Description
RNAcentral holds the sequence, with entries from ENA. Predicted 3D model of a 70-nucleotide RNA (transfer RNA) from Polypterus ansorgii.
[in-house]
RNA sequence: GCCUAAGUAACUUAAAGUUAAAGUGUCGGUCUUGUAAACCGAACAUGACGGUUAAAUUCCAUCCUUAGGC
Numbered sequence: 001g002c003c004u005a006a007g008u009a010a011c012u013u014a015a016a017g018u019u020a021a022a023g024u025g026u027c028g029g030u031c032u033u034g035u036a037a038a039c040c041g042a043a044c045a046u047g048a049c050g051g052u053u054a055a056a057u058u059c060c061a062u063c064c065u066u067a068g069g070c
Base pairs, nucleotide, nucleotide: 001070002069003068004067005066006065007064010024011023012022013021018054026042027041028040029039030038047063048062050060051059
């Protein structure tokens, strides 16, 4: 330098054009003599900038980061 893959919440993964889903974790509550467990509730995310579209996490281009190959 070229090619390929990946980037979504604090972490691990879904969603594959039409309101972004869950588990773990965090916080609050119920329960308990107390802690843990269990149950209920809450907050937290689409790598960046553009394009296509009525509508983009999703499709396209460029860039950034990571991994692999030549």
Its Rfam family is "tRNA". It is annotated as a transfer RNA.
Lineage of the source: Eukaryota > Eumetazoa > Gnathostomata > Euteleostomi > Polypterus.